[in-house]
RNA sequence: GGGCUGGUGGCUCAGCUGGUAGAGCACUACCUCGGCAUGGUAGGGGCCGCGCGUUCGAAUCGCGCCCAGUCCA
Numbered sequence: 001g002g003g004c005u006g007g008u009g010g011c012u013c014a015g016c017u018g019g020u021a022g023a024g025c026a027c028u029a030c031c032u033c034g035g036c037a038u039g040g041u042a043g044g045g046g047c048c049g050c051g052c053g054u055u056c057g058a059a060u061c062g063c064g065c066c067c068a069g070u071c072c073a
Stems, first nucleotide, its partner, number of pairs: 001072007010025004019056001027043005049065005
């Protein structure tokens, strides 16, 4: 320098024939318990790596750039 894969709530990931974001764990409150753990109920938290473009509408398509992994030179 080039190819490929990935970059979504604190963490691990899903969402990909474009229609405006979800799961598990974690966290907060309450219940349960003599207490802890477990279990139950409710709740908060992301606008989707960054910019531009296409479109009525983009996490989802196109272009450029950044980061991580991997392969080639």
Molecule: transfer RNA
Organism: Candidatus Aenigmatarchaeota archaeon